Notes:
Predicted 3D model of a 61-nucleotide RNA (Fluoride riboswitch aptamer (crcB RNA motif)) from a Candidatus Desulfofervidaceae bacterium. The organism belongs to Candidatus Desulfofervidaceae, within Bacteria. Its mean pLDDT, the model's own confidence on a scale to 100, is 80. It was read from a public genome assembly, where an Rfam model found it. It matches the Rfam family "Fluoride riboswitch aptamer (crcB RNA motif)". The literature on the family includes a 2012 paper in Science by Baker et al., "Widespread genetic switches and toxicity resistance proteins for fluoride". The model forms 100% of the base pairs in the Rfam consensus.
[in-house]
RNA sequence: CUUUAACCAGGCGAUGGGGUUCGCCUUAAAUGCCGUUCUGGCUGAUAACCCCUACCUUUUG
Numbered sequence: 001c002u003u004u005a006a007c008c009a010g011g012c013g014a015u016g017g018g019g020u021u022c023g024c025c026u027u028a029a030a031u032g033c034c035g036u037u038c039u040g041g042c043u044g045a046u047a048a049c050c051c052c053u054a055c056c057u058u059u060u061g
Stems, first nucleotide, its partner, number of pairs: 010025004016052006032042003
């Protein structure tokens, strides 16, 4: 340096953090949609549920 295996641990699920559950990855899992492909357009902070933060809308003080 390369290969294989075991053990241990961890990571990921289109924009932040935490809890629960589910699924996936072992160097991968992951990196939304539309379109006239342009200095273009649209939605969402969840994989799902809940809470917090940011953003947007409305109302009240």